[in-house]
Context: one part of a larger RNA
Molecule: small-subunit ribosomal RNA, central domain
Organism: Heterococcus sp. DN1
RNA sequence: CUGGGCGUAAAGGGUUCGUAGGUUGUUGUUGGUUUUGAAUACGAAAGCCACGCUCGGAAGAGAUGAAGUGUUUUCAAAUGCCACCAACUUGAGGAAAAAAAAGGUAGCUUGAAUUUUGCAAGGAGGGAUGGUAUCCAGAAAGAUGCAAAGGAAGACCGAUUGGCACAGGCGGGCUACUAGUUUUUUACUAACAUUGGGGAACGAAAGUGUGGGGAGCAAACAGGAUUAGAGACCCUGGUAGUCCACACCCUAAAAUCUGGGUGCUAAGGGAUAAAAAUUUAUUUGUUCAGAAAAAGCGAACGCGUGAAGCACCCCGCCGGAGAAGUAUGACCGCAAGGUUGAAACUC
Numbered sequence: 001c002u003g004g005g006c007g008u009a010a011a012g013g014g015u016u017c018g019u020a021g022g023u024u025g026u027u028g029u030u031g032g033u034u035u036u037g038a039a040u041a042c043g044a045a046a047g048c049c050a051c052g053c054u055c056g057g058a059a060g061a062g063a064u065g066a067a068g069u070g071u072u073u074u075c076a077a078a079u080g081c082c083a084c085c086a087a088c089u090u091g092a093g094g095a096a097a098a099a100a101a102a103g104g105u106a107g108c109u110u111g112a113a114u115u116u117u118g119c120a121a122g123g124a125g126g127g128a129u130g131g132u133a134u135c136c137a138g139a140a141a142g143a144u145g146c147a148a149a150g151g152a153a154g155a156c157c158g159a160u161u162g163g164c165a166c167a168g169g170c171g172g173g174c175u176a177c178u179a180g181u182u183u184u185u186u187a188c189u190a191a192c193a194u195u196g197g198g199g200a201a202c203g204a205a206a207g208u209g210u211g212g213g214g215a216g217c218a219a220a221c222a223g224g225a226u227u228a229g230a231g232a233c234c235c236u237g238g239u240a241g242u243c244c245a246c247a248c249c250c251u252a253a254a255a256u257c258u259g260g261g262u263g264c265u266a267a268g269g270g271a272u273a274a275a276a277a278u279u280u281a282u283u284u285g286u287u288c289a290g291a292a293a294a295a296g297c298g299a300a301c302g303c304g305u306g307a308a309g310c311a312c313c314c315c316g317c318c319g320g321a322g323a324a325g326u327a328u329g330a331c332c333g334c335a336a337g338g339u340u341g342a343a344a345c346u347c
Stems, first nucleotide, its partner, number of pairs: 004318003007301002012315001014202004021195003025088004030083004034078006041071002049065002053062003091192001092189002094186006103178007110154001115149006125136002163170002207248006216242002221237004259314006273286001275284002296303002320347003329340004
């Protein structure tokens, strides 16, 4: 100096990129460093230890010697580490040829359905509920047919189960631009890697600003019921909003309540996509999702090759319950609010 933890008990940052920093493949040369051994010098005196020496009856005093965990210098050996230089190919990246996909952005476009409007025909109810009523309807509704307008969402295919994406998330069709992934080959680069305090970008829904749009749905609101009451559940309406463009907001049970990277650890079965070799049902490598389980782990539940196992590296976070994610300050925001974040006091 170090020592415990973070799926469900307190605790993984919403996600990615990336600066500083931390950590970091293989081989060799040289130098440094570390450790050990030997020698060398220092290590005052007293004290401690030895004592068969001296004085003394003894206590004690004196003499001599040893020890003195360290350090200096020199030499040798060993193991790791550091730096420089030289080289390497397994990590990483690049190149060529293929593959799958609701990955992203923009534009164009399509059919069914709801609603509204017009016309036709028709003539008394419709709608709603547990049952009513509000509501619509002879100013012709509802049901039916034809036509038109407009907005939003994409049945089946495929859908709880598969695919893609860093996360949020992404489903009609076509086109343009574009990111990533996987496989095979490789004669290229030669450690270029990993994590990442600050920082930057993205970030559902709701909400905000300006301008559009507005079919359906629907906070608020109004009415009808229910009820002791009904500020609700149910019903009839209905505005913001939901949609588009641009600009903000920056939060979620943003959950796999499980941070990222690398390596290692039984045996099988099913599914999706692709490739190679033999051959037609197997083998090998890769990806995705689910189920059961060996070893092991775990308080248990359970996890179990996408670990919660065995290890290493880096970041974030936690230390009784409440007060409280509050107060205050700072920063951000048009606002709503957000980020950071206490204490007194109580138990």